This is a predicted structure of a 530-nucleotide part of an RNA (large-subunit ribosomal RNA, domain I) from metagenomes. Rfam family: Bacterial large subunit ribosomal RNA.

Context: one part of a larger RNA
RNA sequence: GGUGGCAGGUGGAUGGUUAGGCUAUCAGAGGCGAUGAAGGACGCGCCAAGCUGCGAUAAGUCCGGGGGAGCUGCACAGGAGCUAUGAUCCCGGAAUUUCCGAAUGGGGCAACCCCGUGGGAUAACCCCCACGAUCCCGCAAGGGAGGCGAGACCCGGUGAAUUGAAACAUCUUAGUAGCCGGAGGAAAAGAAAUCGAUCCGAGAUGGCGUCAGUAGCGGCGAGCGAACGCGUCAAAGCCCAAACCAGGUGGUUUACCACCUGGGGUUGUAGGGCCUGCGAUAUGGGAUCAACAAGACGAGCAGAACGACCUGGAAAGGUCGGCCAGAGCGGGUGAUAGCCCCGUACGCGAAGUCGAGUUGGCCCUAGCGGGUACCUGAGUAACGCAAGACUCGUGAAAUCCUGCGUGAAUCUAGGGAGACCACUCUCUAAGGCUAAAUACUCCUGAUAGACCGAUAGCGAAGUAGUAGCGCGAGCGAAAACUGAAAAGGACCCCUGGCGGGGAGUGAAAAGACCCUGAAUCCUGCCACUU
Numbered sequence: 001g002g003u004g005g006c007a008g009g010u011g012g013a014u015g016g017u018u019a020g021g022c023u024a025u026c027a028g029a030g031g032c033g034a035u036g037a038a039g040g041a042c043g044c045g046c047c048a049a050g051c052u053g054c055g056a057u058a059a060g061u062c063c064g065g066g067g068g069a070g071c072u073g074c075a076c077a078g079g080a081g082c083u084a085u086g087a088u089c090c091c092g093g094a095a096u097u098u099c100c101g102a103a104u105g106g107g108g109c110a111a112c113c114c115c116g117u118g119g120g121a122u123a124a125c126c127c128c129c130a131c132g133a134u135c136c137c138g139c140a141a142g143g144g145a146g147g148c149g150a151g152a153c154c155c156g157g158u159g160a161a162u163u164g165a166a167a168c169a170u171c172u173u174a175g176u177a178g179c180c181g182g183a184g185g186a187a188a189a190g191a192a193a194u195c196g197a198u199c200c201g202a203g204a205u206g207g208c209g210u211c212a213g214u215a216g217c218g219g220c221g222a223g224c225g226a227a228c229g230c231g232u233c234a235a236a237g238c239c240c241a242a243a244c245c246a247g248g249u250g251g252u253u254u255a256c257c258a259c260c261u262g263g264g265g266u267u268g269u270a271g272g273g274c275c276u277g278c279g280a281u282a283u284g285g286g287a288u289c290a291a292c293a294a295g296a297c298g299a300g301c302a303g304a305a306c307g308a309c310c311u312g313g314a315a316a317g318g319u320c321g322g323c324c325a326g327a328g329c330g331g332g333u334g335a336u337a338g339c340c341c342c343g344u345a346c347g348c349g350a351a352g353u354c355g356a357g358u359u360g361g362c363c364c365u366a367g368c369g370g371g372u373a374c375c376u377g378a379g380u381a382a383c384g385c386a387a388g389a390c391u392c393g394u395g396a397a398a399u400c401c402u403g404c405g406u407g408a409a410u411c412u413a414g415g416g417a418g419a420c421c422a423c424u425c426u427c428u429a430a431g432g433c434u435a436a437a438u439a440c441u442c443c444u445g446a447u448a449g450a451c452c453g454a455u456a457g458c459g460a461a462g463u464a465g466u467a468g469c470g471c472g473a474g475c476g477a478a479a480a481c482u483g484a485a486a487a488g489g490a491c492c493c494c495u496g497g498c499g500g501g502g503a504g505u506g507a508a509a510a511g512a513c514c515c516u517g518a519a520u521c522c523u524g525c526c527a528c529u530u
Stems, first nucleotide, its partner, number of pairs: 001529009015515001016481002020452002022449007029441002031148002039100003042055003046078001050074002061094006070082003105114003115132006134145004153184001154182005164171001168219001194202002206233005216224002237433003240377001244263008268411001270376003273372006284364003288361005295354003300348002306321005322339002324328001330342003382406005388400002392418001413428005468475002488514001491502004
């Protein structure tokens, strides 16, 4: 020096544990904000750095309700107090709520500086209170908007490239990402100028399944890719404009015209107006408002039944003998508890909120003929040019949408049925509203998991978007465990201290660098070997 063994240290793997996560289901909620939000700054405690709570009334004030013995948050020490005259705590309501922030009197390097008007107060200043932004509507009085939120869902505007095509330009990625605007708890769509069939028919919209990787589109490459129909979920249909009538205002004035208000009216087997004949004088409905209201939620209330012995530090274990069960889900208790504790099943429940339903207000709701030809959405439809959307890339290219240009018909009318024409069928554009079925989850409750168990699971189980890094946009950790109970080691000895030796606690030192304590590496001793 090496190898092996033993002992100790180092180290923090492993096992066990879980306070935290992840996912899903069912409900709820789906907003907050000029009555100043979200988010912050600075403060507030007996001592107070952080977190939490709160706001100069500052870990809190008042009231109503619950609850019933302890309490002064995390935070277990000290001190000083509170509480059966009911505290702490829980639910509801009210008050206070500095400064910044849409930030809104003006400014500004956010949490700061400065001003005007009116009022208060003072001897006078300092000071105190209120108001003073912009835009929109409105004659005014007055009212409204603004910003935030989930990197979610929805609608609209605008709109890439990487990529694929084994290169690349049409094409694809993709109307995706991004940016902008807007809204709601959903949004959007929606009551046929639809679809279809060529003998018939269907009957708003949306979602899911299918149709179907079909019909098609496509440098016919790569790729893209329907619809009708059928099944199913859910179902709901309505209101204007116009003709005409009445009233009013204005222009003009016998006339007439325009506008406003009310009535009327809303349709495609056309409907309505007006004139006229007959008939009826009711019924049904509502998506609107209110009252009442079963009930639901809601702080809570109530809630059955066990003992002995043995082992042990400890009984819930074992043995013996009982009991309850609309409760043997689950958790805790010194090991494994239906009957010890919290609970659980079955019941009950204030304020407050919601609310099936009932009643009432309000709103809507009629017929059958004849005549007349007054009305039925115009710079619209259509066409030309140029683009876009559809499965459709200009194609035989209909349909929808739009920019520029041209520009109808008016029910004996007009659109569509994939160029176009005829026939036939079908519908009525150029105004509007509409629940449910559908999408999503920042958030709340309940429940569950062949989900994780501290290098896992959220980045975050601890003061985590913290410490730290970066000029900045931004990046972004590590870090859980004594014990049943602090019983956290009085006292003695060595010592400057750390630490150690006794003693004591405990089932065990598990002794706070604290459960277990692997490998590694280090040290000591022993054996063998060189």